Model confidence (mean pLDDT): 85 of 100. The part of an RNA shown here (large-subunit ribosomal RNA, domain II) has 678 nucleotides and comes from a Bacteroidota bacterium. Its Rfam family is "Bacterial large subunit ribosomal RNA". Gene Ontology terms of the family: ribosome and structural constituent of ribosome.
Context: one part of a larger RNA
RNA sequence: GCCUACGAGUUGCUCCUCAGUAGCAAGGUUAAGGUGUUCAGCACCGAAGCCGCAGCGAAAGCGAGUGCGAAUAGCGCGUAUAGUUACUGGGGGCAGACGCGAAACCCGGUGAUCUACCCAUGGGCAGGAUGAAGUCCCUGUAACAGGGGAUGGAGGUCCGAACCAGUUGACGUUGAAAAGUCUUUGGAUGACCUGUGGGUAGGGGUGAAAGGCCAAUCAAACCGGGAGAUAGCUCGUACUCCCCGAAAUGUUUUUUGGAACAGCGUUGCGGUGAGUCUUAUGGAGGUAGAGCUACUGAUAGGGCUAGGGGGAGUCACAUCCUACCAAACUCUGAUAAACUCCGAAUGCCAUAAGAUAUACGCAGCAGUGAGGGCUAGGGUGCUAAGGUCCUGGUCCGAGAGGGAAAGAACCCAGACCAUCAGCUAAGGUCCCUAAAUGUAUGUUAAGUUGAACUAACGAGGUUUGAGCGCUAAGACAGCUAGGAUGUUGGCUUGGAAGCAGCCAUUCAUUUAAAGAGUGCGUAACAGCUCACUAGUCGAGCGCUUGAGCGUGGAUAAUAAUCGGGCAUCAAACAUACUACCGAAGCUAUGGGAUCGAAAGAUCGGUAGGGGAGCAUUCUAUGUGCGCGGAAGCUGGGGCGUGAGCUCUGGUGGAGCGCAUAGAAAAGCAAAUGUAGGC
Numbered sequence: 001g002c003c004u005a006c007g008a009g010u011u012g013c014u015c016c017u018c019a020g021u022a023g024c025a026a027g028g029u030u031a032a033g034g035u036g037u038u039c040a041g042c043a044c045c046g047a048a049g050c051c052g053c054a055g056c057g058a059a060a061g062c063g064a065g066u067g068c069g070a071a072u073a074g075c076g077c078g079u080a081u082a083g084u085u086a087c088u089g090g091g092g093g094c095a096g097a098c099g100c101g102a103a104a105c106c107c108g109g110u111g112a113u114c115u116a117c118c119c120a121u122g123g124g125c126a127g128g129a130u131g132a133a134g135u136c137c138c139u140g141u142a143a144c145a146g147g148g149g150a151u152g153g154a155g156g157u158c159c160g161a162a163c164c165a166g167u168u169g170a171c172g173u174u175g176a177a178a179a180g181u182c183u184u185u186g187g188a189u190g191a192c193c194u195g196u197g198g199g200u201a202g203g204g205g206u207g208a209a210a211g212g213c214c215a216a217u218c219a220a221a222c223c224g225g226g227a228g229a230u231a232g233c234u235c236g237u238a239c240u241c242c243c244c245g246a247a248a249u250g251u252u253u254u255u256u257g258g259a260a261c262a263g264c265g266u267u268g269c270g271g272u273g274a275g276u277c278u279u280a281u282g283g284a285g286g287u288a289g290a291g292c293u294a295c296u297g298a299u300a301g302g303g304c305u306a307g308g309g310g311g312a313g314u315c316a317c318a319u320c321c322u323a324c325c326a327a328a329c330u331c332u333g334a335u336a337a338a339c340u341c342c343g344a345a346u347g348c349c350a351u352a353a354g355a356u357a358u359a360c361g362c363a364g365c366a367g368u369g370a371g372g373g374c375u376a377g378g379g380u381g382c383u384a385a386g387g388u389c390c391u392g393g394u395c396c397g398a399g400a401g402g403g404a405a406a407g408a409a410c411c412c413a414g415a416c417c418a419u420c421a422g423c424u425a426a427g428g429u430c431c432c433u434a435a436a437u438g439u440a441u442g443u444u445a446a447g448u449u450g451a452a453c454u455a456a457c458g459a460g461g462u463u464u465g466a467g468c469g470c471u472a473a474g475a476c477a478g479c480u481a482g483g484a485u486g487u488u489g490g491c492u493u494g495g496a497a498g499c500a501g502c503c504a505u506u507c508a509u510u511u512a513a514a515g516a517g518u519g520c521g522u523a524a525c526a527g528c529u530c531a532c533u534a535g536u537c538g539a540g541c542g543c544u545u546g547a548g549c550g551u552g553g554a555u556a557a558u559a560a561u562c563g564g565g566c567a568u569c570a571a572a573c574a575u576a577c578u579a580c581c582g583a584a585g586c587u588a589u590g591g592g593a594u595c596g597a598a599a600g601a602u603c604g605g606u607a608g609g610g611g612a613g614c615a616u617u618c619u620a621u622g623u624g625c626g627c628g629g630a631a632g633c634u635g636g637g638g639c640g641u642g643a644g645c646u647c648u649g650g651u652g653g654a655g656c657g658c659a660u661a662g663a664a665a666a667g668c669a670a671a672u673g674u675a676g677g678c
Base pairs, nucleotide, nucleotide: 001678002677003676004675005674006673011095012094013093015092016091017090018089019088020087021086022085023084024083027051028050029049033045034044035043036042037041055062056061065077066076067075068074098236099235101233105226106225107224108223109222110221116200117199118198119197120196121195122194123193124192125190127159128158129157130155134151135150136149137148138147139146163187164186165185169182170181171180202218204214205213206212239613240612241611242610243609244608249262250261251260252259253258263368264367265365266364267363268362269361270360275356276355277354278353279352280351281350282349283348289342290340291339296336297335300332301331302330303329305326307325308324309322310321311320312319371396372395373394374393375392376391377390378389379388380387401412402411403410416591417590418589419588421587422586423585427581428580429579430565431564432563436578438577439576440575441574442573443572449567450566457552458551461549462548463547464546465545466544467543468542469541470540478536479535480534481533482532484509485508486507489503490502491501515530519528520527592603593602594601595600614667616664617663618662619661620660621659622658623657624656625655632651633650634649635648636647637646638645639644
């Protein structure tokens, strides 16, 4: 992992409540017990008790009333009758109460053969090294002290086996081993190691202390019991079909992953036409917008002008000036969730008409009370987030189908069943791949693009529009030639001559034209150019601005790519048009179910509510089958929407159905389910 078997809403209770069925009914009913009997039964007695028939008040008490109250007032609760007994079912209560599951708590016992410490009595420690005290001799001292040499053999001394330990690394990791092996290492006469016997026991022991150890178990051992502890938690909870179908919100909560009440679902009953939508009309209101010499607040610039600052003035005032600050007023501009002179659309209320079929109340049963995406209006945040919090809508949740390569909520569209029929939606029509290598006119040259990241900014990319100017009296570009004179203008300067800088009435002359000079250049000149002019050439040229497509800007983590192949008058982009493909949509044909008198409508579905059935075992009654072959197993056929039922071949070898009722140890895929097998 698979198979087989087992495996979870049960049972009890003079308990409560609701529905159904039955009996009796202002009543209903017996319990214990008793009698009879054809004796686990049934029939009949048995009214004690219980519920109902009257309530109100704390009570005395009164009573269709009563309590409060002074009340003949008012208000609260009552009075208008239907109950009761039994059974079945839904739900609740008390019990383990759908099943499995703690960590723990308490009680009584069992453990120191492991290990910790202690007690008693035994045992063990190769070999080597060092050489304390003491003693002896020599020396030395007044005598001691001191020095040297021998001897001696101390030590939680040194090296190192046994022994004890367990430092490093590797291996081992379903091991050879539930802690080891190899290497390496520490102690090795000591607070040493060890045999045997004994002691200390669970909130207790023991501990050179690590919460260590106390039998592979220790922040409280193990075994049995209380015990089915409790578990607002996790997991699991078994056949079929049909109808409806949620919620993830509000308030409160030692409450936030739980609950109570409300909301939303379902079933039954009731009553009525309240509900919803559209159109029209009438209302309330201060949002969006807008506006502000209409208020409040904020606000840029100007004018005007109180007040202030600064300056001038003066003996002191007065007075004057002001590119300074600035109230009020005024002009222009502009602002606000907590501003409004204004002011929608929606939404809300009401009335009418039309359409539709809900709304509401009571009773039974729930589930939900973690929501999420998108879109629109906002708050918060960074006008960040697949962020967070509200409001409206929608979808996912609980929704299959088609499209978006793939994809909960984006686009299209809501699946009763069947069909080798048709039409469409979104989206598509070269091949993968169903349908156009469609038609017309343009654009793009970047493989841009071919659905999905991009900007500020840059650029004689290219197409197209608008405006202005020049141009056969010859434009624009090129080429040839000229580009002069007063004059080196004046000033400045060491110099300044068109060209460092300053000034100017930047003038005048000769001219086809030529600036008191456009840029290089020189120390300054010189030189090269330009403006301007002529010639040559012969037809368009220049500038500004708008739009389209493209270009640079352009950077991401496993190899690249539009889904791929590939595509360039396109298979890209833009505009217009025609045809076709394309879904569980719509239609057609046949069928089923629910609701309904019919016509007709409806039939996606999680939690959940309701309904109808299938199968298993046993019981009762009835009726059948079977050695001429029951059940079971197995191959094949048929029937039913399905659970399932049935026929037949083989196997098997003795029991088994059907109908109607009843009763349940009554259906397995899951619980890291239990046992067995493979």